Annotation:
This is a predicted structure of a 72-nucleotide RNA (transfer RNA) from a Bacteroidota bacterium. The coordinates come from a structure-prediction model, not an experiment, and the mean pLDDT is 84. It matches the Rfam family "tRNA". Rfam's curators write: Transfer RNA (tRNA) molecules are approximately 80 nucleotides in length. By type it is a transfer RNA. The sequence is in RNAcentral, with records from ENA.

[in-house]
RNA sequence: ACCGUGAUGGCGCAGGGGGAGCGCGCGGGGCUCAUAACUCCGAGGUCACUGGUUCGAUCCCAGUUUCCGGUA
Numbered sequence: 001a002c003c004g005u006g007a008u009g010g011c012g013c014a015g016g017g018g019g020a021g022c023g024c025g026c027g028g029g030g031c032u033c034a035u036a037a038c039u040c041c042g043a044g045g046u047c048a049c050u051g052g053u054u055c056g057a058u059c060c061c062a063g064u065u066u067c068c069g070g071u072a
Base pairs, nucleotide, nucleotide: 001071002070003069004068006066007065010024011023012022013021018055026042027041028040029039030038048064049063050062051061052060
């Protein structure tokens, strides 16, 4: 330099047009003599950034940044 791939709550990831979910973690309740386990509830996300397409974009298109892999 070129090619491919990823960027989504604190962490690991899913979702690939109709408005964001899972596991762990965190806070509170229940259970227990108590703790753990179990169970219920809750908080927490400008979906990397900037434009475009669309009635509507996390999703499609273009560019930018950056991680990883490959070729030279």